[in-house]
c-di-AMP riboswitch aptamer (ydaO/yuaA leader) from Phytohabitans suffuscus, 133 nucleotides, folded computationally. Its Rfam family is "c-di-AMP riboswitch aptamer (ydaO/yuaA leader)". Rfam's curators write: This family represents a conserved RNA structure found upstream of the ydaO and yuaA genes in Bacillus subtilis and related genes in other bacteria. NCBI's taxonomy places the organism under Bacteria, Actinomycetota, Actinomycetes, Micromonosporales, Phytohabitans.
RNA sequence: GGUAUACCGCCGCCUAAUCGCCCGUACGGGCGAGUCGGGGAACCAGGUAACUGGGGUGAAUCCGCGCCAGCGGUAGGGAUCCUUCCGUCCCGAACCCGUCAGCUAACCCGGCCGGUGGCCUAUGGGAGGACUG
Numbered sequence: 001g002g003u004a005u006a007c008c009g010c011c012g013c014c015u016a017a018u019c020g021c022c023c024g025u026a027c028g029g030g031c032g033a034g035u036c037g038g039g040g041a042a043c044c045a046g047g048u049a050a051c052u053g054g055g056g057u058g059a060a061u062c063c064g065c066g067c068c069a070g071c072g073g074u075a076g077g078g079a080u081c082c083u084u085c086c087g088u089c090c091c092g093a094a095c096c097c098g099u100c101a102g103c104u105a106a107c108c109c110g111g112c113c114g115g116u117g118g119c120c121u122a123u124g125g126g127a128g129g130a131c132u133g
Base pairs, nucleotide, nucleotide: 009119010118011117012116013115014114018033019032020031021030022029023028034112035111036110037109038108039107044102053100054097055096056095057094062073063072064071065070076091077090078089079088080087082128083127084126085125086124
């Protein structure tokens, strides 16, 4: 000097998944705000029966090919460090309920995980802001 790894801190990103207070030696527990999800009338929707039941969270649905490993696309979604447009780069999964749920006021129930990048890098470009000098 370079590279890699670990720990701590800071600044970002995906996500609802953040903030505050109290108790506790600690693991942890409780509460509040905020935010997210589910159940649940009337009205409306819904013909009946059968079958391969049906339903939910999520952007993650659908189509074609296939040696069924995967490949190509796609509804839709994200990043580009103030916003937006263009351009560019990505994702397009996974899981849960358990025969049961349309919408749905009152009301009831629950979540606040997990993953990841960088540390002067740094604007890809236009426009508009904010701040600073």